[in-house]
Formats: sequence, structure tokens, C1' cells
RNA sequence: GUGGCUAUAGCUCAGGGGUAGAGCAUCGGAUUGUGAUUCCGAGGGUCGUCGGUUCGAUACCGACUAGCCACCCCA
Repeated sequence: GUGGCUAUAGCUCAGGGGUAGAGCAUCGGAUUGUGAUUCCGAGGGUCGUCGGUUCGAUACCGACUAGCCACCCCA
């Protein structure tokens, strides 16, 4: 340089045009002599960035950025 995959909560991931979710973690409460376990609840998100399409974009299209993989060239 070329091609492909990935980017969503603190972590691991789901969702794939019409209000952003789960598990774990964190915080509060119940239970317990205390803690763990279990149960109930709460907080936490510019959905990588910039544009485009659309009545409406996390999702579709383009460019870019970052990470990973493969290939090519040079040394």
C1' cells in the first nucleotide's frame, strides 16, 4: 500500500429504520449475629468521528480514525 473483520454502559456482549438493552461490576435496601450467597431496586450511554439518504439513523451509503487478521512491495 491492497482486502477483510471489529468499534454500543466500567467489563463482556445483544439489538440492526420508529423511546437504547442483558449479564457481570458499582450504589441503596431486604435477608443474615457480621460477611458471603440469594432477592428487590437505583444510577451509569454524544451507539468511534464527519458527511449523505430518509418524515425519522445506533442501524443503510461514503470518507476518515483506532484495533485485529491476511496479502503485496522495499530493506
This is a predicted structure of a 75-nucleotide RNA (transfer RNA) from a Betaproteobacteria bacterium. The organism belongs to Betaproteobacteria, within Bacteria. It matches the Rfam family "tRNA". It is annotated as a transfer RNA.